[in-house]
RNA sequence: CGAGGAGACCAGGGGAUCGCUCGCGGCCUCGUGCCGUGAGAGGAAAGUCCGAGCUCCACAGGGCAGAGCGCCGGGUAAUUCCCGGUCGAGGCGACUCGGAGGAAAGUGCAACAGAGAGCAGACCGCCGCGGUCGGGUCCCUGAGCUUCGGCGAGGGGGUCCAUCAGACCUACGGUGAGGGUGAAAGGGUGCGGUAAGAGCGCACCGGCGCCUCCGGUGACGGGGGCGGCCAGGCAAACCCCGCUCGGAGCAAGACCAAAUAGGGGAGCACAUCGGGCGGCCCGUCCGCGCUCCCGGGUCGGUCGCUAGAGGCCGUCGGUAACGGCGGUCCAAGAUGAAUGAUCUCCACCUCCGCGAGGGCGACCAGACGGGGGCACAGAACUCGGCUUACGGGCUCACUCGGACC
Numbered sequence: 001c002g003a004g005g006a007g008a009c010c011a012g013g014g015g016a017u018c019g020c021u022c023g024c025g026g027c028c029u030c031g032u033g034c035c036g037u038g039a040g041a042g043g044a045a046a047g048u049c050c051g052a053g054c055u056c057c058a059c060a061g062g063g064c065a066g067a068g069c070g071c072c073g074g075g076u077a078a079u080u081c082c083c084g085g086u087c088g089a090g091g092c093g094a095c096u097c098g099g100a101g102g103a104a105a106g107u108g109c110a111a112c113a114g115a116g117a118g119c120a121g122a123c124c125g126c127c128g129c130g131g132u133c134g135g136g137u138c139c140c141u142g143a144g145c146u147u148c149g150g151c152g153a154g155g156g157g158g159u160c161c162a163u164c165a166g167a168c169c170u171a172c173g174g175u176g177a178g179g180g181u182g183a184a185a186g187g188g189u190g191c192g193g194u195a196a197g198a199g200c201g202c203a204c205c206g207g208c209g210c211c212u213c214c215g216g217u218g219a220c221g222g223g224g225g226c227g228g229c230c231a232g233g234c235a236a237a238c239c240c241c242g243c244u245c246g247g248a249g250c251a252a253g254a255c256c257a258a259a260u261a262g263g264g265g266a267g268c269a270c271a272u273c274g275g276g277c278g279g280c281c282c283g284u285c286c287g288c289g290c291u292c293c294c295g296g297g298u299c300g301g302u303c304g305c306u307a308g309a310g311g312c313c314g315u316c317g318g319u320a321a322c323g324g325c326g327g328u329c330c331a332a333g334a335u336g337a338a339u340g341a342u343c344u345c346c347a348c349c350u351c352c353g354c355g356a357g358g359g360c361g362a363c364c365a366g367a368c369g370g371g372g373g374c375a376c377a378g379a380a381c382u383c384g385g386c387u388u389a390c391g392g393g394c395u396c397a398c399u400c401g402g403a404c405c
Stems, first nucleotide, its partner, number of pairs: 001401004007395001009393002012346007020040008028031001042376001046387002049385005054249004066245005071085005086100001087098004101240002106238002108234002123179002125175004130169004134161008144151002187205006206230002208227008253303004263294006273287005310329008348373006357364002
């Protein structure tokens, strides 16, 4: 200097004009009016995926069912989160990723290809059993063909070699070594062995199980011995094992409280109307009616509502997450829901033209002119996390490669 991996931080700045919500102060023609002044979104406010606070409801005990979680140690109010470690996978490396209990309990699943996909399988190949077949050369003969020179299937005879090997067939058997298929075919290399083969036997290597020693709190790591035990994958399939688990959510919940219509009580009235007192009359009771009071709900309003497991700084303990102590700061609280819009300057990124300038060098820089871009998104009770979206910028230590001395 280039390329890269990781963490923390920022989230454009200044000015002008016009607005919005809330607090405080003032003014009056008192309207939620006007004037002044102050404050006013985020790293994710998002998704609502986890865990809590807070509020209300429920709650003897036990079991079944269901849901969630799943290496180890720590952190925390708590977690499925975070930190540190172990193991596995990837990268030369810094480092990254992991839904990481059990597949030698049981049940189940696996497209296509392939002979065979689960205590597997014989397609080619190899081997065995069974069956069929001699070969070369010389002579004679000769169907047929012919460019009339010859070529020549088949048959017969003599002689030489071999009688082993080989070729072919087979509806039978062996083989899991080799080929081939596949993501995956029941360890690898070699020697022995065998008809051919095979952990069939042996040596070494790898894995697994059991026993044991050492290190570590532990996950686990390292060593020794024994056993041919060689066992495929999937549990985000059922399942098994272990642990945990009441429900709803600020539209929680609490308070104040209108008109109208219901409800309850007291008093008045019973003229009229309706009903009961077995059919009728009288009488009586109740209702309808009027006045007052009480109570619940609705419209509406207030609280909950932002000072909190709070932020920042220092120091101490700890590798760290985090914790202790001290200091300091107060930073939106809307509710049909404010936090904005326009213009201008600067900064930043990028493209095109031009190709100056700097450095011993690797390389840096791309001045100047013109064009384009400047994100994702937005509080709604509050925290701690995770995940997702995002134009760009800055910084610390680190890794690999290069240059110069």